[in-house]
Molecule: transfer RNA
Organism: archaeon
RNA sequence: GGGCUCGUAGUCCAAUGGUAAGACGCAUCGUUCGCAACGAUGAGACUGCGGGUUCGAUUCCCGCCGAGUCCA
Numbered sequence: 001g002g003g004c005u006c007g008u009a010g011u012c013c014a015a016u017g018g019u020a021a022g023a024c025g026c027a028u029c030g031u032u033c034g035c036a037a038c039g040a041u042g043a044g045a046c047u048g049c050g051g052g053u054u055c056g057a058u059u060c061c062c063g064c065c066g067a068g069u070c071c072a
Base pairs, nucleotide, nucleotide: 001071002070003069004068005067006066007065010024011023012022018055026042027041028040029039030038048064049063050062051061052060
């Protein structure tokens, strides 16, 4: 320098055109003498940044940034 894959909550990840699901973690409550475990409830991501297409973009297209991998 070039090819490919990826970027979504504190962490790991799903959704692949119709306002984002789950697990762990966190908070509150119950249970306990107390802790843990368990149960119930709740908060938390406007999807890396910018632009385009579309009635509508996490999803499709372009550029940039970053990570991984392969080639030179």